Predicted 3D model of a 713-nucleotide part of an RNA (large-subunit ribosomal RNA, domain II) from a Candidatus Nanoarchaeia archaeon.

Context: one part of a larger RNA
């Protein structure tokens, strides 16, 4: 990893409910027995269960009649069921009132099926817990019996000799051979190294440590499972250890995790609330389906009326809180200074009260929307609705746009809400590709018409048309991804306004002039237009600042404003806006999807054209309504996950009824033909002996998934 075969919702028993069928105020028979080719089956059996009457703890006592409406249906007022209204009984309590449960009749049995419980309960999967049994040929301590440690160094007492000594001591030289001693075989370990392996499992290399001892080791024996041995590491007890294996209780239990097999056909969800030691679960509502029932109304939508209410907003001398300035009075029983002999006085910080002013509030409101939220009534929609019961569920991890610039957070493809749409459970067409963004809701098959979206080539459709605008490859991207392009600049260029000056000659340029009291006064070492400080007059003038700027130690000198002269038509300046520049930084080389493009860009208009499972038209299938078969009509009919309902195929097998086969059966390949589909049937080949239809039944009934089992390749 492929094939083949093998693999999962069943049985009892009790309880509800559906379906069909018997009987019916009844309804069944069980165990048994008889019978019967001891088979089906018949006949018997009435113990026993359910129902027919409740109430009451018991004693016990012990139940309905009238009237009205009214579906289906038909006579148009009758009317099974069914609704309403009145009162009435029955029993328990109670003195009584009243109150609780009941009463106007349908069960009961069998066969199929939904679903509930209890059991192994669809099907595979635990770590674990209990017994009994096997194990110490591995190791782990011990006992008993054996056996091994080359060769070298060091040189402990002891002992002898010679000095010494009064005599020991104590010195030297020998001898001598001890030691958990040195080095380093055998042999025992396993520190490093990470080169070799990396294999059904701890190897080999280099290097190391120990090596007469608490050494190694051979046979032999002894402890056994909550127990054993442990110089202890929860180490070791047969490749198995924080409690050995192994067979049993056992199919142990899993709210977890994989798996659960054939077709169509209708409908079609919830990821909410509320309880749970509840949060991977589950129960109750809600949302779904399936059946019966009621019988006529339902109400999202819109309008108007008439209620409700305290959210944005906004205010605060309206309270509660926070808070900023200033004036006035008041406090000497507040802190500090001041005068006085003291009484006291005065001044400044403060306190309390008023006036005035700023400001602020999710847990403040004198105020106060919008939009919602009740209730009525029209329209509108729907009426195959609504409701009401029973029967089955699924779900109770959502997510994403968008709105409320909700709350929260620096923010998140963040967390948490209301509302609506969509994903999910939804294809098709655009967005390059992209579960939610756009169009748009796929029953089947042709054709055509347009949505969004585009129309230079890849790639269907305008190298359309008309006016600007960009010169940046700006751009060529609806959002978002896959980066965004702020603040702050621009004599880039297009528009649009307003406002000075301008043939009495503006702007820019070029030429000449820019004086004089006077170096103003003061300062200063100096200060002469130009360090500072003051004041900034006056005159001559076409025009010239007691000087805008450079410059000098101080002058001096160059310009400047102002003037006049040339010269000849526009120029300044602001303010708004459009495109477009600058700011502009990310790691392999690179992205408008690419090629490429000066429009194939951008802003504004305009006609065509392309383009879906969308809309139309034809044709076919199905559902559903329309009392019903057919036929014909009608559908805002036919996407679908989880479910929930219907109705069919196929497999094996008994019985009944038919029947096929060596004149070739199943199986395999095959061709065609039918059916919406599971499938059914058929030509042909191969194959060589069993197969089949209808019918009623029964089931170990359908295979791609389970790190699924066996076996083959």
């Nucleotide at each position: 990893a492929c094939c083949a075969g093998g693999g999962a919702g069943u049985g009892u028993a009790u309880c509800u409910g559906a379906g069909u069928g018997g009987c019916a105020a009844g309804g069944g028979u069980a165990a048994a027995a008889g019978u019967g080719u001891u088979a089906a089956g018949c006949u018997u059996g009435u113990a026993c269960c359910c129902g027919u009457a409740g109430a009451g703890a018991a004693a016990u006592c012990g139940a309905a009649u009238a009237c009205c409406c009214g579906c289906a249906g038909u006579u148009u007022a009758c009317g099974a069921g069914g609704g309403g209204c009145u009162u009435a009984g029955g029993u328990a309590u109670g003195a009584a009132a009243g109150u609780g449960c009941c009463u106007u009749u349908a069960g009961u049995c069998a066969c199929u099926u939904g679903g509930a419980u209890a059991c192994g309960a669809c099907c595979a999967g635990a770590a674990a817990c209990c017994g009994g049994a096997c194990g110490a040929u591995c190791u782990a301590u011990u006992c008993c019996u054996g056996g091994g440690c080359a060769a070298g160094g060091u040189g402990a007492a002891g002992c002898g000799a010679a000095g010494u000594u009064a005599a020991u001591c104590c010195u030297u030289c020998g001898u001598g051979g001890a030691g958990g001693c040195c080095u380093g075989u055998a042999g025992c370990g396993g520190u490093a190294u990470u080169g070799g392996g990396u294999g059904c499992a701890u190897c080999c290399a280099u290097u190391c440590g120990u090596g007469u001892g608490a050494c190694c080791u051979g046979g032999g024996a002894a402890u056994a499972g909550g127990g054993g041995u442990g110089a202890a590491a929860a180490g070791c007890c047969a490749a198995u250890c924080g409690a050995g294996u192994u067979c049993g209780g056992u199919g142990a239990u899993a709210g977890c995790u994989g798996g659960u097999u054939c077709c169509c056909g209708c409908c079609g969800a919830a990821a909410u609330a509320g309880g749970c030691c509840g949060u991977a679960g589950u129960c109750u509502a809600g949302u779904c389906u399936u059946a019966a029932g009621u019988c006529a109304g339902a109400u999202a939508g819109u309008a108007u009326a008439g209620g409700u209410g305290g959210u944005a907003g906004a205010g605060c001398c309206a309270c509660g809180g926070a808070u900023u300035a200033a004036g006035a009075a008041u406090u000497u029983a507040g802190g500090g200074g001041g005068a006085g002999a003291a009484a006291u006085c005065c001044c400044u910080c403060g306190g309390u009260u008023c006036u005035u002013u700023g400001c602020c509030c999710a847990a403040c409101u004198c105020c106060a929307a919008a939009u919602g939220c009740c209730u009525a009534u029209a329209c509108g929609u729907c009426g195959u609705a609504g409701c009401u019961u029973a029967g089955g569920a699924a779900a109770c991890a959502g997510c994403a746009u968008u709105a409320c610039a909700g709350c929260g957070g620096u923010a998140a493809a963040c967390g948490u809400g209301u509302g609506a749409u969509g994903c999910a459970a939804g294809a098709g067409g655009g967005g390059a590709a992209c579960a939610a963004c756009c169009c748009a809701g796929a029953c089947u098959g042709u054709g055509a018409u347009u949505a969004a979206g585009g129309u230079c080539c890849c790639a269907a459709a305008g190298u359309a048309u008309u006016g600007a605008u960009u010169a940046a490859g700006u751009g060529u991207u609806a959002a978002a991804g896959g980066g965004u392009g702020a603040a702050a600049g621009g004599u880039g260029u297009g528009u649009a306004u307003u406002u000075u000056c301008u043939u009495a000659g503006a702007c820019a340029g070029c030429u000449g002039g820019g004086a004089g009291g006077u170096u103003g006064g003061c300062u200063u070492a100096g200060a002469a237009g130009c360090a500072g400080c003051c004041a900034c007059c006056c005159u001559u003038u076409a025009a010239a600042g007691a000087a805008a700027g450079c410059g000098u130690a101080a002058c001096a000198g160059c310009u400047c404003a102002c003037c006049a002269g040339u010269c000849a038509a526009g120029a300044a300046a602001a303010u708004a806006u459009g495109c477009c520049c600058u700011g502009a930084a990310a790691a392999u080389g690179g992205a408008c999807g690419g090629g490429g493009c000066u429009a194939a860009a951008u802003c504004a208009a305009u006609c065509a054209c392309c383009g879906a499972u969308a809309u139309c038209a034809c044709a076919g299938a199905c559902c559903a309504u329309c009392c019903g078969a057919a036929a014909g009509a009608u559908g805002u009919g036919u996407g679908g996950u989880a479910g929930g309902c219907g109705g069919g195929u196929g497999c094996u097998u008994u019985g009944c009824u038919a029947g096929g086969g060596c004149g070739g059966a199943a199986a395999u390949c095959u061709u065609c033909u039918c059916g919406u589909g599971a499938g059914a049937g058929u030509c042909g080949a191969u194959g060589g002996a069993c197969c089949u239809a209808g019918u009623c039944a029964a089931g170990a009934u359908a295979a791609g998934a389970a790190u699924c089992c066996u076996g083959g390749u």
About this RNA
The sequence was found in a public genome assembly. It matches the Rfam family "Archaeal large subunit ribosomal RNA". Rfam links the family to the GO terms ribosome and structural constituent of ribosome.